[in-house]
């Protein structure tokens, strides 16, 4: 720091499932096109006229009929007329607007129908529909003649408080003016109907009284117009405008106003964002949220704006009119081709479009609306029904009791465990559904009717009418647990685990991430959790996100301080006093519409839902009031800022002069072969004379010491030195101005190096470029040459890791110590030093911050105050578009894609061709033997085979398993058999099995078959579980091992330091073999390791003597002999001695001297059998190497189970162009050969070692004592002697081969050892390279043992002979420890970057080309409106024609913008398990 998930929520779709009921909600997509029914009629109490059917009377009849008259009826259609049709009903396409919303205003305004109140309805006129005659027409439909009424129409009268002119008056106010009262003159009105009831008549008619109507005026309510301040989207990669702005005059409206015209003026808006694109109906609310906020505007209300698309006007109070006209498009549709109809975004309904949304229903009872005087008609508003789990809220799906813990299924460690009181059964109950009955409320009115009060009107009270839901809520009764449970999930987040199966596949997944043979994570299956008539999924907002930060973040290193001044607008802004009250605060009144919310009651059985009451609607807006603070004003002041004055330091800056050392070059002069250059070398220059030295010219750049975390400057920057010009800053003390401050969007200016352009200059460095090297390569690093440019002069560029990665003011906030530049003070005769300040620089710390790290008065600590910048990572500072540049290129600056991380800063490790200390003969040195070359042995790869079984592969596989394959072993390869070669169980059941011998089949085998013999109730046969596997997996294990490690480390308790990881401790100095031990020490103790122990060994004591041993006595045998001596423990005695195995000493830096810190310790020396761990062994820590081993055993878990068992002969593990390991034997004289003579330790012996004696030339035979072993055997050899050999491929070597023998064994072909004769190869000291070894050690020598019939050049163990070199060191290989850096963490055999090749994906660019939008001119122009002429007319109104001006929709044709799309070809991103070239980067990463 980003991503994600738990919650809420929905006009939702989808999956899967679905009992019941109540309220509710329902084309979010194509404002797509619509069949068909409806959705606005209504009044005869305002007018004329007026049917028929059908019934009845009364004529005539040819008895079919057929005229008349009544009733039907003043009835129905249809006209005239008035009212209504501007409501109410739908959709949100435009619309960023006074559209909405909120709160003013009109002194600039309009209002049918209600209502109040004042006044009047007088007299006349002339048409015309309907209707009749008659033409035309396909249809709408258009005509001509006659007739007639009105509350249709026109005049005429009268006329207010109307309205205008004139005069004068009064109150008031906010400019224009309002409002009231008056005089006088002008204009201007109507209609009549009907009810009663009088009077009269022949009827009409006429009075009166009531009602309705109609008219003029005031006036309310109640709607509308208009205007105004405020508040709500998103781009600045949109920065405007010509009726535009204001004025005069007219002209239009009801009514202001550029609303429109005429002149005039030049303005107007905007960075507080105009204008222009884009999006979008606004709100009340509604959903989220703790809240501020974000998000949305379905249904409910309010307001707007449209009604096929665009335009227009008429009628009326009131429309520019949803179911009205008119005109022009596009669609549909009739047609007789001449011409008409039509507009569902009213209800239903279809068709398309969509994941996707309802019946062509019922009613006008209700509740409202239009008409009517009423009855009353009309209403697809409405109120009801129908379909949908869409959604809220309810109910049920049963309740008790039931352990043998049943069947079953699922797991198991095979014991049991789960599902599980669940189920069965056993007693109950009766909601909802079904069945029968009963049944409302929603209905009071109007209107009628009685009665009662009243002049009249009214009123009040009883009685009749009137339900679509619906025979339905609701009540009762029946009968039965019967008809009514599912979806998701169970690896973490996240509540809930096991099993089969699958084997990185199938497949899951919101994120982390599962799966590659044991998957709690895929798919089943069993259980288990969570919700329930639903449960998941997907989509979407908001919430968790303090992840745009008002509430509430940040910029040194994570993304993020502008490169740096200057200064516009803007923000913010010292100290006192008095005004003002705008802004603050308070009170008060209007307002905020009802519904929503929330409280409180209430009504439905609950509840969703409904009602009524209060609250709330956080704002507005007017008025009073208070004046602390903020603003505005006015006055004053001096602490900020500033000026003046002395005084100062400086690579500040700009131009001119000048100076010396060095470079190069040039002359001259000396002077000879090299010179230069590198790791080393070449290129290069030099005998034409270089280098190297002297003298002397030339030219261009840079200015060595001084010189200094010194010094100036805003910043980049500034360095020889004088002069002249000039900017700022420090510091003393006085006096002046009186906030004049601070900050800066934009705008202006300066800005390293490289780059450009033009002219100059070029001495030296030196991109590009040549060459030499160097490398696998080397387009580089090195090296020798070199242009550009580096220098100046003019003028562009405007970047940089322009860094203190740290903007800028003020102001406060512990010290310490350096240093530059002033000033003052105290000492002192001065230099001087010392105090204090002041400005500027370092360093090191404290509180405090900080994620650490670090900042710390020069703060990254407190607070103010302005600016600029950031919001995962790559894409990309890219593209595009605008602006700057001559150009390179800067500046502004994104998406689509695609990731789950990217980053800091720390921390423990590894590592490093980083540093330090320390140590090791598996490291070096210094030495010694060697391997590496030659033959063989032997183990490996490889090939080869039928088979050459398998493991083990750097040290740490390779004489290693295997410590000893001819068979066996043995696993491999050929081949044969089947419950089996073994081992225990269960059954059932036969009765002769079965063993052996021989022969026969067989390559062989009592496995098969013949045939004999023998045993006698043991068992075999058969069947079944099941046995058996050296099949697999050492990456499922155990154990047991190898290494790291002949190393000195690994840790823990308490306490301490950090947010934490973690440190400490365990570091540091000495010191040692050692984390050994001492000092120090925020650490004190401890535990595994080291050490101590424990074994062998060397010295001494004691104790023991047999089978040891033998000095002394004593005997005994033997030799040899002159005495005598030897020899043998042989025998007796002995236990001295050696030895033998027990117990003890002994060593301990313990003494001495030097060293060290008086220490731990070291170094010498004495003494000592041994001296500094005495020497050699055992043991050997946390762990790490998925180190080996499943074939040594055990073992999970898959596999064969007619073979991967198992048995048996034969074969093979023993091949052989070939390559490695590890030895053996040699190449000789320090040898060989022969002869001869000598010393051991340790170990083994009965299927055993075998003396001894015999044969044999030898292996070896045959006899054959003794030992189960301190008795007896096996048992030395290098060495000593003496003798040939004499430096050769030999008398060195002994592979190879030939021939003859011996032993073991069932068997030596393949394939054993060993003897004897003969044969006599290679090989004369081993290239690169590499092993072991520091003393009784290498090396040289033999012996013994394991294994084992036989068979060692093996391994392990033992003595013998015995050395040479260090006493150091970190060069090499490694090891520990510290300490540095990392982009490493599978940890450098790490990571990891580009080209180029392959796949996909989005995107830019792009010749053309297509579509929409939108603007601005041209034609042509339907209408519309104003005007003029005619026509007609008794008049007066309308009215038809042409004619002009004017607006002007639609068509056409040019142009500019703006967006969206195809598209050959191009450019580059990004992503992709295992391509290519190379090694750029992280370690000094190998050229930082």
């Nucleotide at each position: 720091g980003g991503c994600u998930c738990a919650g809420a929520a929905c006009g939702a779709a989808c999956g899967c499932u679905g009992g019941c009921g109540g309220c509710g909600u329902g084309c979010u997509u194509c404002a797509u096109a619509c069949a068909u029914g409806c959705a606005a009629g209504u009044c005869g109490a305002a007018c004329g006229a007026g049917a028929a059917a059908a019934u009845u009377c009364c004529g005539c009849u040819u008895c079919g009929g057929u005229g008349g008259a009544a009733u039907a009826a003043g009835u129905a259609c249809a006209g005239u007329g008035g009212c209504a049709a501007a409501c109410g009903g739908g959709u949100g396409a435009g619309u960023a607007a006074c559209a909405c919303g909120u709160g003013g205003g009109c002194a600039a305004c309009c209002u049918g129908c209600u209502c109040u109140c004042a006044a009047a309805u007088u007299g006349g006129g002339g048409a015309u529909a309907a209707c009749u005659c008659u033409g035309c027409c396909a249809a709408c439909g258009c005509g001509g003649g006659g007739c007639u009424a009105a509350u249709a129409c026109c005049g005429a009268a009268u006329g207010u408080u109307a309205u205008c002119c004139u005069g004068a008056c009064a109150u008031c106010u906010c400019a224009u003016g309002a409002u009231g009262a008056u005089a006088g003159g002008a204009u201007g009105a109507a209609a009549g109907c009907u009810a009663u009831u009088u009077u009269u008549u022949a009827a009409c008619a006429a009075g009166a009284u009531g009602g309705c109507g109609u008219u003029u005026g005031a006036g309310a309510a109640g709607g509308g117009g208009c205007c105004c301040g405020c508040g709500g989207c998103c781009u600045a990669u949109u920065a405007c405008u010509u009726g535009u702005u204001g004025g005069u005059g007219a002209g239009g409206u009801a009514a202001u106003g550029g609303c429109u015209c005429a002149c005039c003026a030049a303005g107007g808006c905007g960075a507080c964002g105009a204008u222009a694109g884009g999006u979008a109906g606004c709100c009340g609310g509604c959903c989220u949220g703790a809240g501020a906020g974000g998000g949305u505007g379905u249904u409910c209300g309010g307001c707007c704006a449209c009604a096929c698309u665009g335009g227009g006007a008429c009628u009326g109070a009131g429309a520019u009119a949803c179911g009205g006209c008119c005109c022009a498009g596009a669609c549909u549709c009739c047609u007789a081709c001449g011409g008409g109809a039509g507009g569902c975004a009213g209800c239903a309904g279809u068709a398309g479009g969509g994941a996707a949304u309802a019946u062509u229903g019922c009613g006008c009872a209700a509740u409202g609306c239009c008409c009517g005087a009423a009855a009353g008609g009309g209403u697809g508003a409405c109120g009801c029904a129908g379909c949908a789990a869409c959604g809220c809220c309810g109910c049920g799906u049963g309740g008790a009791u039931g352990a043998u813990g049943a069947a079953g299924u699922u797991u198991u460690u095979c014991g049991g465990a789960a599902c599980g009181u669940a189920a069965a059964a056993u007693c109950c109950u009766g909601u909802c559904a079904g069945g029968a009955g009963g049944g409302a409320a929603g209905a009071a009115a109007c209107u009628c009717u009685c009665a009662a009060u009243u002049u009249u009107u009214a009123u009040u009270g009883g009685g009749a009418c009137u339900g679509a839901c619906g025979g339905u809520a609701c009540c009762u009764c029946c009968a039965g647990a019967g008809g009514a449970a599912g979806c998701u999930c169970c690896g973490g987040c996240c509540a809930a685990c096991u099993c089969c199966g699958u084997g990185c596949c199938a497949g899951c997944a919101g994120c982390c991430g599962c799966g590659g043979u044991a998957a709690c994570a895929c798919g089943g299956g069993g259980g288990g959790a969570g919700c329930a008539a639903g449960c998941g999924u997907u989509g979407u907002u908001c919430g968790g996100a303090u992840u745009c930060a008002c509430u509430g973040g940040g910029c040194g290193u994570a993304a993020a301080g502008g490169g740096c001044g200057u200064g516009u607008a803007g923000g913010c802004g010292g100290a006192u006093g008095g005004g003002u009250c705008a802004g603050u605060c308070a009170g008060a009144u209007g307002u905020g519409a009802a519904a929503u919310c929330c409280c409180a009651a209430g009504g439905c059985u609950u509840a969703a839902c409904c009602u009524u009451g209060g609250g709330c609607c956080u704002g507005c807006a007017u008025u009073u009031g208070a004046u602390a603070c903020u603003g505005c004003u006015c006055a004053u002041c001096u602490a900020g800022a500033g000026u003046a004055u002395g005084g100062g330091a400086g690579a500040g800056g700009a131009g001119a002069u000048c100076g010396g050392a060095a470079u190069u070059c040039c002359u001259g002069g000396u002077g000879u072969a090299g010179c230069g250059g590198u790791g080393a070398a070449a290129u290069g220059c030099g005998u034409a004379g270089a280098u190297a030295u002297c003298a002397g010219g030339a030219a261009g750049a840079a200015c060595a010491c001084c010189g200094g975390u010194g010094g100036c400057g805003a910043a980049g920057g500034c360095g020889g030195a004088u002069c002249u010009c000039u900017g700022g800053c420090c510091u003393a003390a006085u006096a002046c101005u009186g906030a004049c401050g601070c900050u800066g969007a934009g705008g202006c200016g300066c800005g390293a190096a490289a780059g450009c352009u033009g002219g100059g200059g070029g001495a030296g460095c030196a991109a590009a470029c040549a060459g030499g090297a160097u490398u696998a390569g080397a387009u580089a690093c090195c090296c020798u040459g070199g242009u550009a440019g580096u220098c100046c002069c003019a003028g562009c560029c405007g970047u940089a890791a322009a860094c203190g990665a740290u903007g800028g003011g003020c102001a406060c906030u512990a010290g310490g110590u350096g240093u530059u530049g002033g000033a003052g003070g105290u000492a002192u005769u001065g230099a001087u030093c010392c105090c204090u300040u002041c400005a500027g620089u370092g360093c090191c710390g404290g509180a405090g911050c900080u994620a650490a790290c670090g900042c710390a008065u020069u703060a990254a600590g407190u607070g103010c105050c302005c600016c600029g910048c950031c919001u995962g990572g790559g894409g990309a500072g890219u593209a595009c578009g605008c602006u700057c540049g001559c150009a390179a290129g800067g500046g502004u600056g994104a998406a689509a894609c695609u990731u789950a991380a990217a980053g800091g800063a720390a921390u423990u490790g590894g590592c490093g061709g980083g540093g330090g200390a320390g140590c090791a003969c598996c490291a070096c040195c210094a030495g010694g033997c060697g391997u590496g070359a030659a033959g063989c042995c032997u183990g490996c790869g490889g090939u080869u085979u039928a088979a050459u079984u398998g493991g083990a592969g750097u040290c740490a596989a390779c004489g290693c398993c295997g410590g000893g394959a001819a068979c066996c072993u043995u696993a491999c390869c050929g081949g044969g058999a089947g419950u089996g070669a073994c081992a225990g169980c269960a059954g059932a059941g036969u009765g002769a099995a079965g063993g052996c011998c021989a022969g026969g089949c067989u390559g062989a085998a009592g496995a098969c078959c013949u045939u004999g013999c023998c045993a006698g109730a043991c068992a075999a046969g058969c069947u079944g579980a099941g046995a058996g596997g050296a099949g697999g997996u050492g990456c499922a294990u155990g154990g047991c091992c190898g290494u790291c490690g002949c190393c000195a480390g690994u840790u823990c308790g308490u306490g301490c330091c950090g947010u934490g990881a973690g440190g400490u401790g365990u570091u540091c100095u000495c010191u040692u073999a050692a984390g050994u031990g001492a000092g120090a020490u925020a650490a004190c103790g401890a535990a595994c390791g080291a050490g101590a122990c424990c074994c062998g060994u060397g010295c001494c004591g004691c104790a023991u003597g047999u089978u040891g041993c033998c000095a002394u006595c004593a005997g005994a045998a033997c030799c040899u002999a002159u005495a005598g001596g030897g020899u043998u423990g042989c025998u007796g005695a002995g236990c001295a001695c050696u030895c033998u195995u027990g117990c003890g000493g002994g060593a301990c830096c313990g003494c001495a001297g030097c060293c060290g810190a008086u220490a731990a310790g070291g170094c010498u020396g004495a003494g000592g059998a041994a001296g500094g761990g005495g020497c050699g062994g055992g043991c050997a820590a946390c762990g790490g190497c998925a180190g080996g081993u499943c074939a040594g055993u055990a073992u999970g878990c898959c596999c064969c189970g007619a073979a991967u068992c198992u048995c048996c002969c034969g074969g093979g593990c023993c091949a052989c162009a070939c390559g490695c390991g590890g030895g053996c034997u040699g190449c000789a004289a320090u040898g060989g050969u022969a002869c001869g003579g000598a010393c051991a330790g340790a170990g083994g012996g009965c299927u055993g070692c075998c003396a001894c004696c015999c044969c044999g030339a030898g292996a070896g035979g045959g006899g054959g004592a003794g030992c189960c072993a301190a008795u007896c055997c096996c048992u030395a050899a290098a060495c000593c002697g003496u003798a040939c050999c004499u430096c050769a491929g030999u008398u060195g070597g002994g592979a190879u081969c030939g021939a003859g023998g011996g032993c073991u064994g069932c068997a030596a072909c393949c394939c054993g050892c060993c003897c004897u004769c003969g044969u006599g190869a290679a090989c004369a000291u081993g290239g690169a390279a590499u092993g072991c070894c520091u003393a009784g050690u290498a090396a040289c020598u033999g012996c013994c043992g394991g294994u084992c019939a036989u068979c060692a050049u093996c391994c392990g163990g033992c003595g013998g002979u015995g050395a040479a070199u260090a006493c150091g060191u970190c060069c090499c290989u490694g090891c520990u420890c510290c300490u540095u850096g990392c982009a490493c963490a599978c940890a450098c055999u790490g990571c990891c970057c580009g080209u180029c090749g392959a796949a996909c994906c989005a995107c830019c660019c792009g010749a053309a080309u297509g579509a929409g939008g939108u603007u601005u001119g041209g034609g042509u122009g339907a209408g519309g409106c104003a005007u003029g002429g005619u026509c007609g007319a008794a008049u007066g109104u309308u009215g038809g024609c042409c004619g002009u001006g004017u607006c002007g929709a639609a068509c056409u044709u040019g142009g500019g913008c703006c967006u969206c799309g195809u598209a050959a070809g191009g450019a580059g991103g990004g992503u992709u398990a295992a391509g290519u070239c190379g090694u750029a980067a992280c370690a000094a990463g190998g050229u930082g």
The RNA shown here (small-subunit ribosomal RNA) has 1488 nucleotides and comes from a metagenome. The sequence is in RNAcentral, with records from SILVA. Its Rfam family is "Bacterial small subunit ribosomal RNA". Gene Ontology terms of the family: ribosome and structural constituent of ribosome. The prediction has a mean pLDDT of 82.